[in-house]
RNA sequence: CUUUGCUCAGAGCAAACUCAGGGAAACUUGAGGACGCAGAGUUACGAAGCUUAAAGAGAUAAAAAAAAUCUUUUUAUGUUGGUCGAACCGCCAAA
Numbered sequence: 001c002u003u004u005g006c007u008c009a010g011a012g013c014a015a016a017c018u019c020a021g022g023g024a025a026a027c028u029u030g031a032g033g034a035c036g037c038a039g040a041g042u043u044a045c046g047a048a049g050c051u052u053a054a055a056g057a058g059a060u061a062a063a064a065a066a067a068a069u070c071u072u073u074u075u076a077u078g079u080u081g082g083u084c085g086a087a088c089c090g091c092c093a094a095a
Base pairs, nucleotide, nucleotide: 002095003094004093005092012037013036017032018031019030020029021028022027035082041088042087043086045085046084047083048080049079050078055074056073057072058070059069060068
């Protein structure tokens, strides 16, 4: 330097859940806690999910306008790296 990987060994991370906080929500931060993880390290570049505040449309209502309501619909600028791909940086062991 390359390849393979939990088989040994040394390190590491931390699901669900609980408490406190942020957020409209999805989700997220900290503490506790361990389901598991060979990148369960970092990055929203591509895809795919999740949410729907704002905005638009529709409906209700009375002919129109405004306002109000909706368990309707469109849409991420939000979010998920422990959904997949990609990029970067890499511990240990063996060859």
Predicted 3D model of a 95-nucleotide RNA (c-di-GMP-I riboswitch aptamer) from a Deltaproteobacteria bacterium. Its Rfam family is "c-di-GMP-I riboswitch aptamer". Gene Ontology term of the family: cyclic-di-GMP binding. From the family's description: GEMM was predicted in a large-scale screen for bacterial structured RNA regulatory elements.